About this RNA: A computed fold for a 73-nucleotide RNA from a Chloroflexota bacterium, annotated as transfer RNA.
RNA sequence: GGGGCCAUAGUUUAAUUGGCAGAACACUGCCUUUGCACAGCAGAGGUCGUCGGUUCGAAUCCGACUGGCUCCA
Numbered sequence: 001g002g003g004g005c006c007a008u009a010g011u012u013u014a015a016u017u018g019g020c021a022g023a024a025c026a027c028u029g030c031c032u033u034u035g036c037a038c039a040g041c042a043g044a045g046g047u048c049g050u051c052g053g054u055u056c057g058a059a060u061c062c063g064a065c066u067g068g069c070u071c072c073a
Base pairs, nucleotide, nucleotide: 001072002071003070004069005068006067007066010025011024012023013022019056027043028042029041030040049065050064051063052062053061
């Protein structure tokens, strides 16, 4: 210098080829216990890496950039 893959909640991640953003753990409250933990119930937490484009509509499609992993030279 060139190619490929990845970026979604605090963490690990899903979202069926465009139509309401989910789960687990963690966190908070309740319940339970003499107390703690486990279990049970409820809740909070996301501008889907950034900026543009396409579209009635984008986490999803296209381009550029940033960061990470990897291959070739």
It matches the Rfam family "tRNA".
Model confidence (mean pLDDT): 82 of 100.